[in-house]
RNA sequence: GCCGGGGUGACAGAGAGGCUAUGUGGCGGACUGCAGAUCCGCAGACGGGAGUUCAAAUCUCCCCCCCGGCU
Numbered sequence: 001g002c003c004g005g006g007g008u009g010a011c012a013g014a015g016a017g018g019c020u021a022u023g024u025g026g027c028g029g030a031c032u033g034c035a036g037a038u039c040c041g042c043a044g045a046c047g048g049g050a051g052u053u054c055a056a057a058u059c060u061c062c063c064c065c066c067c068g069g070c071u
Base pairs, nucleotide, nucleotide: 001070002069003068004067005066006065007064010024011023012022018054026042027041028040029039030038047063048062049061050060051059
């Protein structure tokens, strides 16, 4: 330099145009002598910028970062 894969809440991880899954963790509550387990509820996210669209995590372009291959 070229090619491919990836970047999503504190963490893991799904989602490929409209509803932001789920688990762990956190907070509040129930239960308990206390705690744990269990149950109920709550908060929290799309690497940066631009574009397309009524609508973008999702499509397009540029850039940044990570992993692998080729040279």

Transfer RNA from a Thermoplasmata archaeon, 71 nucleotides, folded computationally. The coordinates come from a structure-prediction model, not an experiment, and the mean pLDDT is 84. The source organism's lineage runs through Archaea, Methanobacteriati, Thermoplasmatota and Thermoplasmata. The RNAcentral record of the sequence draws on ENA. Its Rfam family is "tRNA". By type it is a transfer RNA. Rfam describes the family as follows. Transfer RNA (tRNA) molecules are approximately 80 nucleotides in length.